[in-house]
Context: one part of a larger RNA
């Protein structure tokens, strides 16, 4: 000198774009952050319509017993619906969002490999969907419990569940032929045999959306290898599933991944093991470069979700807002038992030098579900707070010597502040007020904007609303007076201060930067 997710002191006008718990991965009140589909299904409700037509009943008749009756609309049944939804069912809750505790290598980066693998939704192609069955929720009844939540009996639907049929380019086993390679082997093809599928919905219909099997693609993952990247030898030996083989199990798949048996290996001074520290990278800062430091924000990967362990479901999890067990903590309780997990967005307490609103909207972009309308979305888009950073603008411009007054210094003559002010002539960025007023909206048309009556444009008013901070002995740009008297104090280094201090304090002046300026911390 440059830089910072900064903090502190003094000061502070505006705008744009960014950034904002680096500490306690400490504990969390409250609200919201993942739902959706009625075009899979039964049921319940609501509305409308059709049929039915109870109670009451104006009125009429009356032999006073009653009869007829406009009207009235209960009840029941059926149908319809861009209607609502507790339950069954499907898809999604494995994405998106957060954090960096752990991890020195099951991570990451780069480059290879899989002849050892999986892949829902999506795309392309081929083939198919025949015929049956039994349940369980909801619901009803009974019943337990303070609650959370259940239990028993009975009824019922489906794209829920289960047999059967059909069966290949699928899978298993057997036989044959051809080709290739990278060791195990791989590919193509012929044939025999065994086994395995399916679901419907909407519509008048056409058709559309789904369903099943197979082949390929795309996307996303899984595994293996090589190389690279911290410190310590005041850590020198480490290792028994350890290293390899054989057989089996398990896995999507290879493999001591696991088990039995056999052998005695494997790593290590080119640093094993142990200990400490640490998420890694693209990048960022600095530097002429080499290099050094760093990993906030943005992007990729990994790991974690109160602590530890476990599996279930599923195409995918060993699952932040799923389940089970154990621990700690908090809450409810009728003491028998239950409930919870902000390292999501806000917010609270605590810690700290220190870090924001319990805001608006789904209008845009994107995501989930849905045929669609649409619903959900603290992702996201915006607004609020903070000079935290970068950039831009302003606080006026021109003229103006009686060199005014005042201040300061003085050799008392004057010098300086200083064209500075006053004054004159202008301007109106900004500010305030008024009028107009967007782009962002892309859909076939119509309609649709949180931001926002914002940006921007026009007019009006009036220099009007807007300057500080640090330094002035040398390094280092900038000096005098007074006060103080080794005191009070300053200080980055050298060093100042003991009676004329350009070094302390104040004033005037000057220098530097400027909505900032200094200090502290850290890196180069």
């Nucleotide at each position: 000198g440059g830089a910072u997710g900064a903090a502190c002191g003094c000061u502070g006008g505006c705008g744009g774009c960014g950034u904002g718990c680096c500490u306690a991965a400490c504990a969390c009140a409250u609200g919201c952050a993942a739902g959706u589909c009625g075009a899979a299904c039964g049921a319940a409700g609501c509305a409308u319509g059709a049929u039915u037509g109870a109670a009451g009943g104006a009125g009429a008749c009356u032999u006073c017993g009653g009869u007829c009756a406009a009207u009235g609309g209960a009840u029941a049944u059926c149908a319809u619906g861009a209607c609502u939804u507790a339950g069954u069912g499907g898809c999604g809750g494995a994405c998106g969002g957060g954090u960096g505790a752990g991890u020195a290598a099951u991570a990451c980066a780069u480059g290879a490999g899989c002849a050892a693998c999986c892949u829902g939704c999506c795309u392309u192609u081929c083939a198919g969907a025949g015929g049956g069955g039994g349940a369980c929720a909801a619901c009803a009844g009974c019943u337990g419990g303070a609650a959370a939540c259940g239990g028993c009996u009975g009824c019922u639907a489906a794209u829920a569940c289960c047999g059967c049929a059909u069966a290949a380019c699928g899978u298993g086993c057997g036989a044959g032929a051809g080709g290739g390679g990278c060791a195990u082997c791989c590919c193509u093809u012929u044939u025999g045999u065994a086994c395995c599928a399916a679901a419907g919905g909407a519509g008048c219909a056409a058709u559309c959306c789904g369903c099943u099997g197979a082949a390929a693609g795309a996307u996303g993952g899984g595994c293996u290898c090589a190389u690279g990247a911290c410190u310590g030898a005041u850590u020198a030996g480490u290792u028994a599933g350890u290293u390899g083989g054989c057989a089996g199990g398990g896995c999507a798949a290879c493999g001591g991944c696991c088990u039995a048996c056999c052998a005695a290996g494997a790593c290590u001074g080119c640093g094993a093991u142990c200990a400490g520290u640490a998420g890694c990278c693209g990048g960022a800062c600095u530097g002429a470069g080499a290099g050094g430091u760093u990993g906030a924000a943005c992007g990729g990967c990994c790991a974690c979700a109160u602590u530890g362990g476990g599996a279930c479901u599923g195409a995918g999890a060993u699952a932040c807002g799923g389940c089970c067990c154990a621990g700690a903590c908090u809450c409810c309780u009728a003491c028998g038992g239950g409930a919870g997990g902000c390292a999501g967005c806000a917010g609270u307490g605590g810690g700290g030098a220190a870090u924001a609103u319990u805001g608006g909207g789904c209008a845009a972009u994107g995501g989930g579900c849905g045929a669609a309308a649409g619903c959900c979305u603290g992702a996201c888009c915006c607004a609020g707070c903070a000079a935290c950073g970068c950039c831009g603008c302003g606080u006026g411009a021109a003229g103006g010597a009686a060199g005014a007054a005042g201040g300061u210094c003085u050799u008392c003559g004057g010098a300086u502040u200083g064209u500075a002010a006053a004054c004159u002539u202008c301007u109106u960025u900004u500010a305030u007020g008024a009028g107009g007023g967007a782009c962002g909206a892309a859909g076939g048309a119509c309609g649709u904007g949180a931001c926002g009556g914002u940006a921007c444009c026009u007019c009006a008013u009036g220099a009007a609303u807007a300057a500080g901070c640090c330094a002035c002995g040398g390094c280092u740009a900038a000096c005098u007076a007074c006060g103080u008297g080794c005191c009070a104090g300053c200080a980055g280094c050298c060093g100042c201060g003991g009676u004329a201090a350009u070094a302390c304090g104040u004033a005037g002046g000057u220098g530097g930067c400027g909505a900032g300026c200094g200090u502290u911390a850290u890196c180069c």
The prediction has a mean pLDDT of 83. A computed fold for a 524-nucleotide part of an RNA from an uncultured bacterium, annotated as small-subunit ribosomal RNA, 5' domain. The RNAcentral record of the full RNA draws on ENA and SILVA.